[in-house]
Context: one part of a larger RNA
RNA sequence: GUCCCCCAAGGAACUCGGCAAAAAAGCGGCCGUAACUUCGGAAUAAGGCCUGCCCCGAGCAAUCGGGGCCGCAGCUAAAGUAUCUCUGGCGACUGUUUACCAAAAACACAGCUCCCUGCGAACUCGUAAGAGGAUGUAUAGGGGGUGACGCCUGACCAAUGCCAGAAGGUCAACUACGGUUGGUGAGAUUAUAUCAAGCUGGACUGUAUAAGCCCUGGUGAAUGUCGGCGAUAACUAUAAUCGUCCUAAGGUAGCGAAAUUCCUUGUCUGGUAAGUUCAGACGUGCACGAAUGGCGUAACGACUGGGGAACUGUCUCAGGGAGUAGCUCG
Numbered sequence: 001g002u003c004c005c006c007c008a009a010g011g012a013a014c015u016c017g018g019c020a021a022a023a024a025a026g027c028g029g030c031c032g033u034a035a036c037u038u039c040g041g042a043a044u045a046a047g048g049c050c051u052g053c054c055c056c057g058a059g060c061a062a063u064c065g066g067g068g069c070c071g072c073a074g075c076u077a078a079a080g081u082a083u084c085u086c087u088g089g090c091g092a093c094u095g096u097u098u099a100c101c102a103a104a105a106a107c108a109c110a111g112c113u114c115c116c117u118g119c120g121a122a123c124u125c126g127u128a129a130g131a132g133g134a135u136g137u138a139u140a141g142g143g144g145g146u147g148a149c150g151c152c153u154g155a156c157c158a159a160u161g162c163c164a165g166a167a168g169g170u171c172a173a174c175u176a177c178g179g180u181u182g183g184u185g186a187g188a189u190u191a192u193a194u195c196a197a198g199c200u201g202g203a204c205u206g207u208a209u210a211a212g213c214c215c216u217g218g219u220g221a222a223u224g225u226c227g228g229c230g231a232u233a234a235c236u237a238u239a240a241u242c243g244u245c246c247u248a249a250g251g252u253a254g255c256g257a258a259a260u261u262c263c264u265u266g267u268c269u270g271g272u273a274a275g276u277u278c279a280g281a282c283g284u285g286c287a288c289g290a291a292u293g294g295c296g297u298a299a300c301g302a303c304u305g306g307g308g309a310a311c312u313g314u315c316u317c318a319g320g321g322a323g324u325a326g327c328u329c330g
Stems, first nucleotide, its partner, number of pairs: 001324002004321003009316002013314001018311001028050004036041001038148001052069007070074001083309007090301002095107002111146007123132003149296004154226003159223002161219005168214003175208007182200003187195002227245005254288001255285001266282005
């Protein structure tokens, strides 16, 4: 140093935190068991008592009844084998995950909802053929979001996206048809030169033609957004109320110093002798808020916060012992 055991009195005073350790502990029998609850649970809740051996009786047996014996102690050793409780947060749950620092409140999930898809489906892979989807057919398949259940899910379509529409505006290449221009040129002629049907090549240019965009509507469980100032009641304070400006519309229900609150150890109540944590309230929400879901919620959790019982070398504060390894001595 490591590993194991014991320890007076106290018993978490240790510490970020009861980490580690200790303790209770038979999913044996009998009794008993609360809040809450989705009526299944919670629950082996909690808590209390019993347990050996011998003889007799009953019984198929498990076991039960009676009598007796011993010990400090009877599930007597070994092995094996729940600590419990009160109250919050988060996530419904069982499950999944960073192989080798993270197991969780992250992911998934059943349920809910939106969008696409009429079948040679949408979608995915492939240059293609083809394959999956599917030997399926909208009670099916694909994609996005939310995440059991309960009560619910407000306002805004101005911006962006998507869907629908087609009157008008804008608008590409090809192509088609015109215009200007080059070459050639039957032919005509006033024989200089000009006109010229036709053939032919490019360049420039005009007209015609789609979607899109502009435009007109719709659409939020689409991306998103959800105000300011001033005045007012017969104490004061406050403002149901009024005025005004702006906006697409100004945050509804519920919750709220919260996994969100800066000021902040907010204020009050509870718990403690003493509580920056905790629980319950208040609301002045710096900067909650409704499927990037809101608020509750029994059960569940190697999750996380706070309190208590039991228990202890975690500590006051150390000490002793057994084994083992290194070093020093020998």

Predicted 3D model of a 330-nucleotide part of an RNA (large-subunit ribosomal RNA, domain IV) from a wastewater metagenome. Model confidence (mean pLDDT): 82 of 100. The RNAcentral record of the full RNA draws on SILVA.